[in-house]
RNA sequence: CGGGGAGUGGCGCAGUGGUAGCGCUCCACGUUUGGGACGUGGUGGUCGCGGGUUCGAGUCCCGUCUCCCCGACCA
Numbered sequence: 001c002g003g004g005g006a007g008u009g010g011c012g013c014a015g016u017g018g019u020a021g022c023g024c025u026c027c028a029c030g031u032u033u034g035g036g037a038c039g040u041g042g043u044g045g046u047c048g049c050g051g052g053u054u055c056g057a058g059u060c061c062c063g064u065c066u067c068c069c070c071g072a073c074c075a
Base pairs, nucleotide, nucleotide: 001071002070003069004068005067006066007065010024011023012022013021018055026042027041028040029039030038031037048064049063050062051061052060
């Protein structure tokens, strides 16, 4: 430098144009003497960033950043 893949709550992930979700974690309450466990409820996201298309974008298009894989070049 070229090609491909990934980026979404604290962590791991889903979501192929129409309300941003699941599991774990965390918080509160209940059961329990307590720990733990279980149950119920809740907190937590400007979907890497910037534009574009669209009535509407996590999703489509363009640019860009970071990480991973492969290849090329130089040493």